[in-house]
RNA sequence: UCCUUAUCAAGAGUCAGGAUAGGAAUCUGGUCCGAUGAUCCUGCAGCAACCUUCACUUAAAGAUAGUUUAAGUGAAAAGGUGCUAAUUCCAGCAAGCACAAAGCUUGAUAGAUGAGGG
Numbered sequence: 001u002c003c004u005u006a007u008c009a010a011g012a013g014u015c016a017g018g019a020u021a022g023g024a025a026u027c028u029g030g031u032c033c034g035a036u037g038a039u040c041c042u043g044c045a046g047c048a049a050c051c052u053u054c055a056c057u058u059a060a061a062g063a064u065a066g067u068u069u070a071a072g073u074g075a076a077a078a079g080g081u082g083c084u085a086a087u088u089c090c091a092g093c094a095a096g097c098a099c100a101a102a103g104c105u106u107g108a109u110a111g112a113u114g115a116g117g118g
Base pairs, nucleotide, nucleotide: 001118002117003116004115005114006113007112008111013044015043016042017041018040022033023032024031027092028091029090030089045084046083047082050080051079052076053075054074055073056072057071058070059069060068061067088110093107094106095105096104097103
C1' cells in the first nucleotide's frame, strides 16, 4: 500500500505534565469544541471484549490422545490492539415514504478499528 471479512445508536478522563492555535479524516455546507488551553505528545486512570485464555454444547475429521477443526453459549481481563465530546457530530450520492415545505427510512460511497492474507 492492496484484498477479504466483522463491527461502527452502547460504554469510558471537569486527572497530571509538556507544547501552542487551531480542532471535529478529506472537500462543501451546517453545527459544535478551543487562551477557563481544545486538538496533539507523555504518564496515570478507565471502557469495551476484536484477537486472547478457560468451561460447556453441537457438527465433522480422526481412531481412543476425551486429539484436532468449525460454529455457538457463558465467564475472565493477565497479554496484543483499539477507544475514552457530540450516532463515523449531521448532511452531500441512490432508492422509497411524505410531497406545500420541513422531514423520515433503507442502501451505497468514503472513513475508522480488529482479524486474516498478498